[in-house]
Context: one part of a larger RNA
RNA sequence: UGACGGGGGCUCACACAAGCGGUGGAGCAUGUUGUUCAAUUCGAUUCAACGCGCAGAACCUUACCCGGGCUUGACAUGGAGGGAUUAACCCAGGGAAACUUGGGGGAUUGCCGUUUCGGUGUAACCUUCACAGGUGUUGCAUGGCUGUCGUCAGCUCGUGUCGUGAGAUGUUAGGUUAAGUCCUGUAACGAGCGAAACCCCUGUCCUCAGUUGCCAGCGGGUAAUGCCGGGGACUCUGGGGAUACUGCCGGUCAUAAACCGGAGGAAGGUGGGGAUGACGUCAAGUCCUCAUGGCCCUUACGCCCGGGGCUACAAACGUGCCACAAUGGAGUGUACAAUGAGAAGCAAGACCGUGAGGUGGAGCAAAUCUUGAAAGCACUCCUUAGUUCAGAUUGAAGGCUGCAAUUCGCCUUCAUGAAGCUGGAAUCGCUAGUAAUCGCUGAUCAGCUCGCAGCGGUGAAUACGUUCCUGAGCCUUGUACA
Numbered sequence: 001u002g003a004c005g006g007g008g009g010c011u012c013a014c015a016c017a018a019g020c021g022g023u024g025g026a027g028c029a030u031g032u033u034g035u036u037c038a039a040u041u042c043g044a045u046u047c048a049a050c051g052c053g054c055a056g057a058a059c060c061u062u063a064c065c066c067g068g069g070c071u072u073g074a075c076a077u078g079g080a081g082g083g084a085u086u087a088a089c090c091c092a093g094g095g096a097a098a099c100u101u102g103g104g105g106g107a108u109u110g111c112c113g114u115u116u117c118g119g120u121g122u123a124a125c126c127u128u129c130a131c132a133g134g135u136g137u138u139g140c141a142u143g144g145c146u147g148u149c150g151u152c153a154g155c156u157c158g159u160g161u162c163g164u165g166a167g168a169u170g171u172u173a174g175g176u177u178a179a180g181u182c183c184u185g186u187a188a189c190g191a192g193c194g195a196a197a198c199c200c201c202u203g204u205c206c207u208c209a210g211u212u213g214c215c216a217g218c219g220g221g222u223a224a225u226g227c228c229g230g231g232g233a234c235u236c237u238g239g240g241g242a243u244a245c246u247g248c249c250g251g252u253c254a255u256a257a258a259c260c261g262g263a264g265g266a267a268g269g270u271g272g273g274g275a276u277g278a279c280g281u282c283a284a285g286u287c288c289u290c291a292u293g294g295c296c297c298u299u300a301c302g303c304c305c306g307g308g309g310c311u312a313c314a315a316a317c318g319u320g321c322c323a324c325a326a327u328g329g330a331g332u333g334u335a336c337a338a339u340g341a342g343a344a345g346c347a348a349g350a351c352c353g354u355g356a357g358g359u360g361g362a363g364c365a366a367a368u369c370u371u372g373a374a375a376g377c378a379c380u381c382c383u384u385a386g387u388u389c390a391g392a393u394u395g396a397a398g399g400c401u402g403c404a405a406u407u408c409g410c411c412u413u414c415a416u417g418a419a420g421c422u423g424g425a426a427u428c429g430c431u432a433g434u435a436a437u438c439g440c441u442g443a444u445c446a447g448c449u450c451g452c453a454g455c456g457g458u459g460a461a462u463a464c465g466u467u468c469c470u471g472a473g474c475c476u477u478g479u480a481c482a
Stems, first nucleotide, its partner, number of pairs: 001482002003479003007476007015466002019430005027321007034313002042053002064308007073131001077130006089104006110120004133297002136295003142291002144286003147282001149280001154193006160169003173184003199274004204242007214231002218229003245268001248262005324423001328382007340371003345364002350359003389420001394415007436458007
């Protein structure tokens, strides 16, 4: 100087408390361990691994296993030699395919010359040599990227001063702040990286512009609809600008910084949200994104193909979904979104089917066309029951995608109708348009989600407080630790 303490002081955080809803019990989905297996590819393992890499394992992917094949190779560059039919394509034999054997076929091509043709060069191709290739190993050899402490308020430097020196001071102290934020004091005076601001979205207003959006006034028209003429008022869209600064008033404080209350205001003291992550820590993670040193394989640890596996199942754990019902279930009717996506695409009306879906194809490269929001509301039934709750499992019949749904996809209908009556110890999230609850959209994608990323609808309760638990910051103290 640090680190540590079941030392002290001050302070903060959904850390506790106050509340609301869960997990832990059931069923299923998914990841992991373990076990099994020819293989169940590999990595991730306290917080910070476990719906993680995977924004989508039937083949492919795929790295694993079994079998069949290839050896200058699936891919790149170069050297030497051959090289004008050996390419595409077609046929036949073998084969599960990859591939292999034979036959036909004949594309494309520069220059020179006495242009029937010859010479020379050359792509493909063949032989050969260098080499290719490796998701093989080492993340404890590395770059890059990422997680975490933590959006915590810290981490440093120059000059000066003090100290023999390591170092200290500044950065401590008194206040204050979300903040090393600001003020005052001060052997310090300044400065940098962080904090804040600058950036984006959102909330209010003004202005400009009105098409595909809108429709107040005027006119026309319809069973009805901005449907039409038209209009720019309004909504909205998207460019520009304004607005918030403790600016104003009162009080407290040291006359400071600031804090408390008030006015005005759409918004008030960082308005709300996002992006943004200092010096460093964990030899944290990744050599299977990529790059890369060393080591290793080279008729195989490389490459191609068929099939299988990654989907196994005694058991254990994590993360979720759906329930156990009446604030509910069922039936009929009816209302209101936003983000988005769409051409090998989204697909309306119509018709067929109980339905998944099918036939067909108006419109739309889309503010124009396509894409029933659901919870809600109204009425009716059910009456506390393992039920008109719950839906696992299984049987049968179907639909869709796709060469192909057996291992191993999703969906529909009928039948079946398991556990489950609110969950032990323990444990998680959340402070407001939040939790809870309800549906919608998208990426990946032929098909496939209860996951993930977004979007809007409805919309709470509680916070006295900081003794305690956890983590963190500053000062101080002890130490046989570095």
The part of an RNA shown here (small-subunit ribosomal RNA, 3' major domain) has 482 nucleotides and comes from a metagenome. The RNAcentral record of the full RNA draws on SILVA. Its mean pLDDT, the model's own confidence on a scale to 100, is 80.